Two RNAs folded together computationally: RNase P RNA and transfer RNA, 495 nucleotides in total. The prediction has a mean pLDDT of 76. It holds a member of the Rfam family "Bacterial RNase P class A". Its family is annotated with dimeric ribonuclease P complex, tRNA processing and ribonuclease P activity in the Gene Ontology.
[in-house]
C1' cells in the first nucleotide's frame, strides 16, 4: 500500500423566527394568555418467540394438543445470549450448523436395476450325467510302397499304419444340484475402504492401516478427547408419523380491565329434569281398649340425609370436585336484538439509563453515586429563511420490557488476518 | 393497536414427497348464407418470492411479499 475478518458508535450540521403535544409556575371567574422545560428509532417494522400487567378461572388425576432438542452457564423467562464440544467451509483472521434416537414400532425409497431390505441377471467355482475333440495304455481285426528268380515288414515274436471297443487323463458345450457376493451393469444410494495373504471360487475368512460399533481406563462439572481390548461391523430419511426419550406449557389479550356520567323496554328465543330412608304434623281407614288413648297402613305437607338427573364452572376432552335447581309463568345458563358510544384511570419510574469500583474468560451479577429521558385519543415531533459539506438511506411511538428476524445512502473508531514492497 | 387465514394456467379449482392436471377461456379449422350451439386439433405454469431439509419439494421447515377476515 492492497485485499479482508470481527466488534462498537453515529444517522448531515449550525443559527433565527413561527407552529404542534405533554408538564411545571404565574395571571385570569372561565375560555385562555405569558414564561420555563421535555418531545421518535436502531430498527419505533414483522408480530416470530419469551415475560410483566389485567381479566376469566383455579382440590386433584389422566388423556389429547402445542413447543423445544450437543454440553455447561446467564436470565424474570426464552426457540435468546455467552463459553465450550463435535461436524463443515476458508491459506488465515474468522464464519456456518433444526447438532437427541433409524440394532422399539408403523410406513416410505419414484424411474432404472436381478435385487431398495433380505436378493442373484450376466458372471466366478465345485460335483454328477450326456455329447464331441485330443492324448496314453490294452484287446480284437485289416494292411505292410517299389525293385530283384521266388517268397518276404523283419534278425520269428516283435515293429509300423489304419479301423473298432474298453479304461484313464485333459479340453469344450449342454443339463441338473450346490457354493460365492470379488467383478460387470442400474441407480441418489448396492451391504465398511485400500493393500496383502488365503481359497475350488470367493468373502473380515485372516492380517496391517483407516472409518465405525461395544466394553474399559485416564482427563474433564459435562458435551467429549486420548489410550487399550474385543467381535470383525449391511443403507438413507425423524424439516415421515396422531413414533420413542428428556424438558416446558391453563385461556385471552390494554379494543385486557376498572370507575363516573349518559342511555334504555329490563325486549325476544332456547335448554332441561324424581325416587328412597328417617323424624314430625294434620286427615282418613282398620285393629285393640280400662273410652283417656295406643298400634299399623295410606294420602298430603314440612324438615334432614342419601341416591339419581339437569344446568353452570373447572376456557380441548374424561374422571372427579364445587355451586344452584328438580314440577315452576322459577333459579341458572346460552343465543339473538336494542340503547349509550362522552370523560377519568390503566399510561409510563422501569427486570430503567449513565458513570465509577468489584466479581466472572464471557453472557451477566453486586455495590456506590447520579439522572428523569414522548405519552397523544383523530392522534403532537413540523414549516420558512440563511450558511456549510461528501447533498443525506431505511423508516416513524400508541400498555411496557428482553430477544430474534427483516429494511437501511453512507461515515467514524478499535482489534485482528493474508499478500506485496521498503528499512 | 391486537388475533387469525389464504396464495397453483387468463378465471374457478385438483394433485400419498416421485413427469403439475380438469372445466371454462384463447388460437387454427369443420358445420352454417352468417352467428351461436355442436365438433376436430392446438396453446398456455420460474406452483407469490428467497433460502434450507431430501437422491428428488406445489407438497416439509424458515424468512419475506401481496391479499382477506375478526375483536371495544
Nucleotide at each position: 500500500g492492497g485485499a479482508g475478518u470481527g466488534g462498537g458508535c453515529c444517522a448531515a450540521g449550525c443559527g433565527u423566527c413561527c407552529g404542534c403535544g405533554g408538564u411545571c409556575g404565574c395571571c385570569g371567574a372561565a375560555a385562555g394568555g405569558c414564561g420555563g422545560u421535555c418531545g421518535a428509532g436502531g430498527a419505533a417494522a414483522g408480530u416470530c418467540c419469551g415475560a410483566g400487567c389485567u381479566c376469566c378461572a383455579c382440590a386433584g388425576g389422566g388423556c389429547a394438543g402445542g413447543g423445544c432438542g450437543c454440553u455447561c452457564g446467564c436470565u424474570a423467562a426464552c426457540g435468546g445470549c455467552g463459553a465450550g464440544g463435535c461436524g463443515g467451509g476458508g491459506c488465515g483472521a474468522c464464519c456456518c450448523g433444526a447438532c437427541g434416537g433409524a440394532u422399539a414400532g408403523u410406513g416410505g425409497c419414484a424411474c432404472a436395476g436381478a435385487a431398495a431390505c433380505a436378493u442373484a441377471c450376466c458372471g466366478c467355482c465345485c460335483u454328477g450325467c450326456u455329447u464331441c475333440g485330443c492324448c496314453a495304455a490294452g484287446g480284437c481285426u485289416u494292411c505292410g510302397c517299389a525293385g530283384g528268380a521266388c517268397a518276404g515288414g523283419c534278425c520269428c515274436g516283435c515293429c509300423g499304419a489304419g479301423g473298432u471297443c474298453u479304461u484313464g487323463g485333459c479340453g469344450a458345450a449342454g443339463c441338473a444340484g450346490g457354493g460365492c457376493a470379488a467383478g460387470g451393469g442400474u441407480g441418489a444410494a448396492a451391504u465398511g475402504g485400500u493393500g496383502g495373504g488365503g481359497u475350488a471360487a470367493g468373502a473380515g475368512c485372516c492380517c496391517a492401516c483407516c472409518a465405525g460399533c461395544g466394553g474399559u481406563g485416564u482427563g474433564g462439572u459435562g458435551a467429549c478427547a486420548c489410550g487399550c481390548c474385543g467381535g470383525c461391523u449391511g443403507g438413507c430419511a425423524a424439516a415421515a408419523c396422531a413414533c420413542c426419550c428428556g424438558c416446558c406449557c391453563g385461556g385471552a389479550g390494554c379494543a385486557a380491565g376498572g370507575c363516573c356520567a349518559u342511555a334504555u323496554a329490563g325486549g325476544g328465543g332456547g335448554c332441561g329434569a324424581u325416587c328412597c330412608u328417617g323424624g314430625u304434623u294434620c286427615g282418613c281407614u282398620c285393629g285393640c281398649u280400662u273410652c283417656g288413648g295406643c298400634g299399623a297402613g295410606c294420602u298430603a305437607g314440612u324438615c334432614a340425609g342419601g341416591a339419581c338427573g339437569g344446568u353452570g364452572u373447572u376456557g380441548g376432552c374424561c374422571c372427579g370436585a364445587c355451586a344452584c335447581c328438580g314440577c315452576a309463568c322459577a333459579a341458572g345458563c346460552c343465543c339473538c336484538g336494542g340503547g349509550u358510544u362522552g370523560g377519568c384511570c390503566g399510561c409510563u419510574u422501569g427486570a430503567g439509563g449513565c458513570u465509577g469500583c468489584g466479581g466472572g474468560c464471557a453472557a451477566c451479577c453486586g455495590c456506590a453515586g447520579u439522572c428523569c429521558c414522548a405519552g397523544a385519543u383523530a392522534g403532537a415531533u413540523g414549516g420558512a429563511c440563511g450558511c456549510u459539506c461528501u447533498c443525506g438511506a431505511c423508516a416513524g411511538a400508541a400498555c411496557u420490557c428482553g430477544g430474534c428476524u427483516u429494511a437501511u445512502c453512507g461515515g467514524c473508531c478499535c482489534a485482528c488476518u493474508c499478500c506485496a514492497c521498503u528499512c | 393497536g391486537g388475533g387469525c387465514c389464504c396464495a397453483u394456467a387468463g378465471c374457478u379449482c385438483a394433485a400419498c414427497g416421485g413427469u403439475a392436471g380438469a372445466g371454462c377461456g384463447g388460437c387454427c379449422g369443420g358445420c352454417u348464407c352468417a352467428u351461436a350451439a355442436c365438433u376436430g386439433g392446438u396453446u398456455g405454469g420460474u406452483u407469490g418470492u428467497a433460502g434450507g431439509u431430501u437422491c428428488g419439494a406445489a407438497u416439509c421447515c424458515u424468512a419475506c411479499u401481496g391479499g382477506g377476515c375478526c375483536c371495544a